[in-house]
Context: one part of a larger RNA
Molecule: small-subunit ribosomal RNA, 3' major domain
Organism: Haloechinothrix alba
RNA sequence: UGACGGGGGCCCGCACAAGCGGCGGAGCAUGUGGAUUAAUUCGAUGCAACGCGAAGAACCUUACCUGGGCUUGACAUGCCGGGAAAUCCUGCAGAAAUGUGGGGUGCCUUCGGGCGUCCGGCACAGGUGGUGCAUGGCUGUCGUCAGCUCGUGUCGUGAGAUGUUGGGUUAAGUCCCGUAACGAGCGCAACCCUUGUCCUAUGUUGCCAGCGGUCCGGCCGGGGACUCAUGGGAGACUGCCGGGGACAACUCGGAGGAAGGCGGGGACGACGUCAAGUCAUCAUGCCCCUUAUGUCCAGGGCUUCACACAUGCUACAAUGGCCGGUACAAAAGGUGGCGAAACCGCGAGGUGGAGCGAAUCCGAGAAAACCGGUCUCAGUUCGGAUCGCAGUCUGCAACUCGACUGCGUGAAGUCGGAGUCGCUAGUAAUCGCAGAUCAGCAACGCUGCGGUGAAUACGUUCCCGGGCCUUGUACA
Numbered sequence: 001u002g003a004c005g006g007g008g009g010c011c012c013g014c015a016c017a018a019g020c021g022g023c024g025g026a027g028c029a030u031g032u033g034g035a036u037u038a039a040u041u042c043g044a045u046g047c048a049a050c051g052c053g054a055a056g057a058a059c060c061u062u063a064c065c066u067g068g069g070c071u072u073g074a075c076a077u078g079c080c081g082g083g084a085a086a087u088c089c090u091g092c093a094g095a096a097a098u099g100u101g102g103g104g105u106g107c108c109u110u111c112g113g114g115c116g117u118c119c120g121g122c123a124c125a126g127g128u129g130g131u132g133c134a135u136g137g138c139u140g141u142c143g144u145c146a147g148c149u150c151g152u153g154u155c156g157u158g159a160g161a162u163g164u165u166g167g168g169u170u171a172a173g174u175c176c177c178g179u180a181a182c183g184a185g186c187g188c189a190a191c192c193c194u195u196g197u198c199c200u201a202u203g204u205u206g207c208c209a210g211c212g213g214u215c216c217g218g219c220c221g222g223g224g225a226c227u228c229a230u231g232g233g234a235g236a237c238u239g240c241c242g243g244g245g246a247c248a249a250c251u252c253g254g255a256g257g258a259a260g261g262c263g264g265g266g267a268c269g270a271c272g273u274c275a276a277g278u279c280a281u282c283a284u285g286c287c288c289c290u291u292a293u294g295u296c297c298a299g300g301g302c303u304u305c306a307c308a309c310a311u312g313c314u315a316c317a318a319u320g321g322c323c324g325g326u327a328c329a330a331a332a333g334g335u336g337g338c339g340a341a342a343c344c345g346c347g348a349g350g351u352g353g354a355g356c357g358a359a360u361c362c363g364a365g366a367a368a369a370c371c372g373g374u375c376u377c378a379g380u381u382c383g384g385a386u387c388g389c390a391g392u393c394u395g396c397a398a399c400u401c402g403a404c405u406g407c408g409u410g411a412a413g414u415c416g417g418a419g420u421c422g423c424u425a426g427u428a429a430u431c432g433c434a435g436a437u438c439a440g441c442a443a444c445g446c447u448g449c450g451g452u453g454a455a456u457a458c459g460u461u462c463c464c465g466g467g468c469c470u471u472g473u474a475c476a
Base pairs, nucleotide, nucleotide: 001476002475003473004472005471007470008469009468010467011466012465013464015460016459019423020422021421022420023419026314027313028312029311030310031309032308033307034305035304042053043052064300065299066298067297068296069295070294073124077123078122079121080120081119082118088103089102090101091100092099093098106115107114108113126289127288129287130286131285135283136282137278138277139276140274142272147186148185149184150183151182152181153162154161155160166177167176168175192266193265194264195263197234198233199232200231201230202229203228211221212220213219237260240254241253242252243251244250303442316416320375321374322373323372324371325370333362334361337356338355342351343350344349382413387408388407389406390405391404392403393402429452430451431450432449433448434447435446
């Protein structure tokens, strides 16, 4: 100087407390451990691995296994020699890769040759083989915590200190005051995006707002008022008033205001820590393989299952289930695409093709809610696992191993031990919608979007993590 203390002081954080809803019990989904296996490819492992890489494992993917092949190679560049083309069409063998036949043909040219291509040879290719403890890059984490440093000066023999401590204050090393310090840098904040109010410009979206027409639908004439969209601007600064305070910083209350004292949300992550993670995104040193650890193909596996854990979904019902009627979104997507009307089917879906490269057309019915009816507390009209049969769709192909539909079957489950998690407001809870990936889909995941919409916080003693000062130390 740090680190540490079941030392002290001060202060924060859904850290506790106060509340609301879960998890831990059940069934299923997904991931992991373990076991199994020819293989169940590899990585991730307290917080910070475990719905993680995977925003799509039937083949492909695919790295694994078994079997069948190839060896200048599936891919790149160069050199030497040789040939006619290769691609293409077609027969046979084969699971295919591939092998073997038949047919058939280049471009440019100064006629030397060149371009492209094939065969043989040589240099070389190739490796998701190893090392993340050789590395770059990227990322997680402490932590959006308020810290981390430097120049000059001063003090100290020196390590170092001071500044950065102190009194206030703040979300903040934020600001004020004091001060052997005076300044400065990286961080904080602001500048960026979005949302909340208004003005303005522009109107093939919107509007009977005012006028006219109407087969009643902004449908038509028409209009820019309004909603909205896209640009531009205004607006919030403790600016104003009052109290407190050192007359400061600041804080409390009030006015006006759509909004206050950082308005809400996002992007943004200091010096560093964990030899943290990644050699399997990529790049890369070294090591290793080279008729194989490379490469092609078929089939299988990654989907196994006595178990254990993690994350979710669905429930256990009456604030509910079922039936009928009937409202109101936002955001994102669509041409090898979205696909309307109409018709067929109980349905998944099929036929059909209008319109739309989309504020114009389509997916598209939002759902919870609301109104009416029924069920009356029951393992039930709760719950839907499991299994049987029959189908639909995608795809070369749904046996291993897809999703969905109909009929039948109806399991566990009556609110969950010890313990444990999330959340402070348009939040939790609850309800649906969309998108990426994608032929299809194991999505109940993820990322967004809107609808309905709470309760509670006395307080900081205690648990956890963190910041500042101080104290002890046989630790570095």